[in-house]
RNA sequence: UUCUUAUCAAGAGAGAUGGAGGGAAUGGCCCGAUGAAAUCUCAGCAACCGCCUUGUUAAAGGUAAGGUGCUAAUUCCACUAGGUAUAAAAGCCUUGAAGAUAAGAG
Numbered sequence: 001u002u003c004u005u006a007u008c009a010a011g012a013g014a015g016a017u018g019g020a021g022g023g024a025a026u027g028g029c030c031c032g033a034u035g036a037a038a039u040c041u042c043a044g045c046a047a048c049c050g051c052c053u054u055g056u057u058a059a060a061g062g063u064a065a066g067g068u069g070c071u072a073a074u075u076c077c078a079c080u081a082g083g084u085a086u087a088a089a090a091g092c093c094u095u096g097a098a099g100a101u102a103a104g105a106g
Stems, first nucleotide, its partner, number of pairs: 001106008013042005021031003026078003043071003048067002050063005075098001081094004
């Protein structure tokens, strides 16, 4: 960096350094000197891999010492297509794309 599969309405923050950005991109709407990003420490959440039990398999239940991940807002919302609603909208539902994470493969 590419591909495949699964999930994305729940959950979980303090301190130190730092010093103006951040929420992927675009638009919106937000967060931020009552301190952004980033780094570190400690804590926590979850349970993809892992581990244990059951099972022929599929899978189910449990666990959290290990590998990741995460700890504002539904992936913050929208974007494509379809449906619904309306005078027209707003709104609502399904879906696609994009993105994130995990596991596997190249």